[in-house]
RNA sequence: GCCGCGUUAGCUCAGUGGUAGAGCGCAUCCUUGGUAAGGCUGAGGUCGAGAGUUCGAGUCUCUCACGUGGCACCA
Numbered sequence: 001g002c003c004g005c006g007u008u009a010g011c012u013c014a015g016u017g018g019u020a021g022a023g024c025g026c027a028u029c030c031u032u033g034g035u036a037a038g039g040c041u042g043a044g045g046u047c048g049a050g051a052g053u054u055c056g057a058g059u060c061u062c063u064c065a066c067g068u069g070g071c072a073c074c075a
Stems, first nucleotide, its partner, number of pairs: 001071007010024004018055001026042002029039002048064005
């Protein structure tokens, strides 16, 4: 340099154009003499950035950033 994949909650990840989710973690409460385990409820999101298409974009297209893999080139 070329090609592909990835970027969504604190972490790990779903979500193939129509209300953004799960597990773990965190907080409150229940339970206990007190913990652990278990259960209820809840908080937590610029969906990497920008632009485009569309009535409508996390989802489609383009540019850029970052990460990762493969290939090539120089030394």
Record summary: A computed fold for a 75-nucleotide RNA from Asticcacaulis taihuensis, annotated as transfer RNA. The prediction has a mean pLDDT of 84. The sequence was found in a public genome assembly. Rfam family: tRNA. The family's RNA type in Rfam is transfer RNA. Gene Ontology term of the family: triplet codon-amino acid adaptor activity.